[in-house]
RNA sequence: GAAAGGCGAUUGUCGCGGGCGGAGGUAACACUCCGCGUGAGGAAAGUCGGGACAGCGCAGAGCACCAUGCUUCCUAACGGGAAGGCGUCGGAGACGACGACAGACAGUGCCACAGAAAAUAACCGCCCGCAAGGGUAAGGGUGAAAACGCGAGGUAAGAGCUCACGCCGCGGCGCGGUGACGCGCCGCGGAGGUAAACCUUAUGGGCUGCAAAACCAAAUAUACCGGCGAUUAAGGGCUGCUCGUCCGAGCCGGGUGGGUAGGUUGCUAAAGCCUGACGGCGACGUCAGGAUUAGAGAAAUGACAAUCACUCAGCAAUGAGUACAGAAUCCCGCUUAUGCCUUUCUUUU
Numbered sequence: 001g002a003a004a005g006g007c008g009a010u011u012g013u014c015g016c017g018g019g020c021g022g023a024g025g026u027a028a029c030a031c032u033c034c035g036c037g038u039g040a041g042g043a044a045a046g047u048c049g050g051g052a053c054a055g056c057g058c059a060g061a062g063c064a065c066c067a068u069g070c071u072u073c074c075u076a077a078c079g080g081g082a083a084g085g086c087g088u089c090g091g092a093g094a095c096g097a098c099g100a101c102a103g104a105c106a107g108u109g110c111c112a113c114a115g116a117a118a119a120u121a122a123c124c125g126c127c128c129g130c131a132a133g134g135g136u137a138a139g140g141g142u143g144a145a146a147a148c149g150c151g152a153g154g155u156a157a158g159a160g161c162u163c164a165c166g167c168c169g170c171g172g173c174g175c176g177g178u179g180a181c182g183c184g185c186c187g188c189g190g191a192g193g194u195a196a197a198c199c200u201u202a203u204g205g206g207c208u209g210c211a212a213a214a215c216c217a218a219a220u221a222u223a224c225c226g227g228c229g230a231u232u233a234a235g236g237g238c239u240g241c242u243c244g245u246c247c248g249a250g251c252c253g254g255g256u257g258g259g260u261a262g263g264u265u266g267c268u269a270a271a272g273c274c275u276g277a278c279g280g281c282g283a284c285g286u287c288a289g290g291a292u293u294a295g296a297g298a299a300a301u302g303a304c305a306a307u308c309a310c311u312c313a314g315c316a317a318u319g320a321g322u323a324c325a326g327a328a329u330c331c332c333g334c335u336u337a338u339g340c341c342u343u344u345c346u347u348u349u
Stems, first nucleotide, its partner, number of pairs: 001345007008308007016039002019036006041324001045335002048333005053209004065205005070084005085101001086099005102200002107198002109194003123140002125136004148166002151163003167190010213265004224254005235247004273290007309322005
């Protein structure tokens, strides 16, 4: 440095959620009591990526928007993973880390300070010239970056202006590799950087999430139907009843559809986990065997006591402490938090 595993254990008492069984209870539920068994994680977290599942949407094409951008492979899928390539960086070394890793001769923009100038360069210097002016990127200085490096030729002085060597880019050929790419040869070219600046290009992407969604369905109001009733007044208020008095055009019964409260399903056995064999460098795949009781609904998984274990303090008695953290439809990843112990492997000294 890497990988794997474990973090408190046992017993007792009380309590909470779900399940099963029994008793009481009820018309049937509900409800109550008893017993048994069970009840957080590697990250349950962030909700970042992908999928399953569900509803809605969808002729086809384009624009816009968003994401991604070396290769081959793995996978249900991914922006994830494995093995590689290339580049940059670190290290004495073994080796390790990082990379939005297509395009800057399609176009546009930007490049602080300094500097003459940051891209159709002339401040000093050099050369020509009486001067005006012109030529010159070789030298100076500035800067993160200054017009390919160096030598020779060339020239008034210079300059890829020309040539050799080198560097870089593009194209072609040969060899190796599945491929990215590498090695070699030939030709052409050489006016900076910046694309997690706009942009161009290639590929991909419908929207919303289990509080999705499906089913059942009170109370209240209501379509519709039936009955009674409008001054000879149904019904209502005051009331235990009668009378009285006031109000008075509605009142009573049945009941459809949608659907609220509420309930049920979705819901937990899964592209999952463990062990072994085989295949593969590996991610992973195939086969065989095995284990498996959280499933709530604003949310239970807790508290206390005793003994033991570990760490720290202490001569001792004893005392203190035992990481990060708490499920919410499920699964695969990524990221972040995390104290200590055990085992194995590895690098350097």

This is a predicted structure of a 349-nucleotide RNA (Bacterial RNase P class A) from a Bacteroidales bacterium. The coordinates come from a structure-prediction model, not an experiment, and the mean pLDDT is 76. Its Rfam family is "Bacterial RNase P class A". Rfam's curators write: Ribonuclease P (RNase P) is a ubiquitous endoribonuclease, found in archaea, bacteria and eukarya as well as chloroplasts and mitochondria. NCBI's taxonomy places the organism under Bacteria, Pseudomonadati, Bacteroidota, Bacteroidia, Bacteroidales. The gene name in the source record is rnpB.